[in-house]
RNA sequence: GCCCUGGUAGCUCAGAGGAUAGAGCAACUGCCUUCUAAGCAGUGGGUCGCAGGUUCGAUUCCUGCCCGGGGCG
Repeated sequence: GCCCUGGUAGCUCAGAGGAUAGAGCAACUGCCUUCUAAGCAGUGGGUCGCAGGUUCGAUUCCUGCCCGGGGCG
């Protein structure tokens, strides 16, 4: 330098054009318990890497760039 792949909540990930963007774990609150843990119920937490483009509509498709991983030279 070229190719492939990933970037979404604090962490691990799903979602691959259309409803208010979701799950598990973690955090917090309540219930339960002598207390803790476990269990149950609930709450908060997101510029969907950045910038443009296509579209009525983009986390999703296209282009460039940034960062991580892999391959080729």